[in-house]
Source information
A computed fold for a 336-nucleotide part of an RNA from a marine sediment metagenome, annotated as large-subunit ribosomal RNA, domain IV. RNAcentral holds the full RNA, with entries from MGnify. Its Rfam family is "Bacterial large subunit ribosomal RNA". Clan: LSU clan.
Context: one part of a larger RNA
RNA sequence: ACCAACUAAGGGAAUUCGGCAAAUUAGCCCUGUAGCUUCGGCUGAAGGGGUGUCUAUCUUUGUGUCCUUAGAAAUUUGGAUGCAUUGGUAGAUCUCAGUAACAAGGACGGCCCGACUGUUUACCAAAAACAUAGCCAAGUGCUAAGCUGAAAAGCUGUGUAUACUUGGUGAGACCUGCCCAGUCGCGGUGUGUCAAACUCCUUUUCAAGGGAGCUAAGCCCCGUGAAACGGCGGGGGUAACUAUGACCCUCUUAAGGUAGCGUAAUGCCUUGUCGUCUGAAUGGCGACGUGCAUGAAUGGUUUAAUGAGGUUGUCACUGUCCCUAGUUGGGAGCUU
Numbered sequence: 001a002c003c004a005a006c007u008a009a010g011g012g013a014a015u016u017c018g019g020c021a022a023a024u025u026a027g028c029c030c031u032g033u034a035g036c037u038u039c040g041g042c043u044g045a046a047g048g049g050g051u052g053u054c055u056a057u058c059u060u061u062g063u064g065u066c067c068u069u070a071g072a073a074a075u076u077u078g079g080a081u082g083c084a085u086u087g088g089u090a091g092a093u094c095u096c097a098g099u100a101a102c103a104a105g106g107a108c109g110g111c112c113c114g115a116c117u118g119u120u121u122a123c124c125a126a127a128a129a130c131a132u133a134g135c136c137a138a139g140u141g142c143u144a145a146g147c148u149g150a151a152a153a154g155c156u157g158u159g160u161a162u163a164c165u166u167g168g169u170g171a172g173a174c175c176u177g178c179c180c181a182g183u184c185g186c187g188g189u190g191u192g193u194c195a196a197a198c199u200c201c202u203u204u205u206c207a208a209g210g211g212a213g214c215u216a217a218g219c220c221c222c223g224u225g226a227a228a229c230g231g232c233g234g235g236g237g238u239a240a241c242u243a244u245g246a247c248c249c250u251c252u253u254a255a256g257g258u259a260g261c262g263u264a265a266u267g268c269c270u271u272g273u274c275g276u277c278u279g280a281a282u283g284g285c286g287a288c289g290u291g292c293a294u295g296a297a298u299g300g301u302u303u304a305a306u307g308a309g310g311u312u313g314u315c316a317c318u319g320u321c322c323c324u325a326g327u328u329g330g331g332a333g334c335u336u
Base pairs, nucleotide, nucleotide: 002330003329004328005327006326007325008324010322011321014320019317027051028050029049030048031047035042036041038171052093053092054091055090056089057088058087061084062083063082064081065080066079067078070075094098106315107314108313109312110311111310112309113307114306118130119129134169135168136167137166138165139164140163146155147154148153172302173301174300175299177232178231179230182229183228184225185224186223187222188221190220192219193218198213199212200211201210202209203208233251234250235249236248237247260294261291272288273287274286275285276284277283
């Protein structure tokens, strides 16, 4: 040098991708508590005060002794006092400091995501991923469906549709628009198509072949299902300034994106524009919206509580920094 621990005047995040690390706070008692809310809570919100020892006095509880009231007695009423103990008040007193050591929350806002507790990459990821209650759909009537097994058999289940299995979504609140042309599932139907077998005909007979008829599923056809897989347009014109276009015309589709939300964990252009926070912000938040390429259980929008989640502010606090210095222990170094 380095490692571990500690202390620093003045400033106080100027450091840095970022307050990373460190510091602050801390127990108990009293007081006080905005706003939001699913009225449970967030809450120890925030903020403020107290805390040792001695003396006096009041007091709680236990117990001992003495006196006393009532009673025949057991017992009982009231008081005094000793010891221990609980809480309060007042005064005094010591230290820089009274939860004096140890132990022991920093706090408060905005937004995103996931409702929550939970689970996970044993050994680089704990999360916004998985799960979850709730919601929806499909299958299944019990010798069920589904799963395991070659089978016997077993599980679900000694359960029975308020059940079991499978898939999607993911508390709650408000909702969940249009499209069945394609794909897939389900249902149906027939002068359509259609194999073998079977029937009939046939090369004079047999074999092998040829032809015809009949015909299941499937295909075709007709419906149906989007909380099935999925999808949800373009051009031109138009109002008495301009601009814009409620309105009109046209091409076209299965239907042409509804309510919402929106520069977003989604927006290329983009550091969009406006407002606000700053001395200054490719940042945060609030708006705006022709959204390259948002959008409704591939869920949409919100939401109290919650999170070792992400992001951005404020206060407090500090050796993160200005700007380094010193102390302790190890270690390095030197000598052997």
The coordinates come from a structure-prediction model, not an experiment, and the mean pLDDT is 85.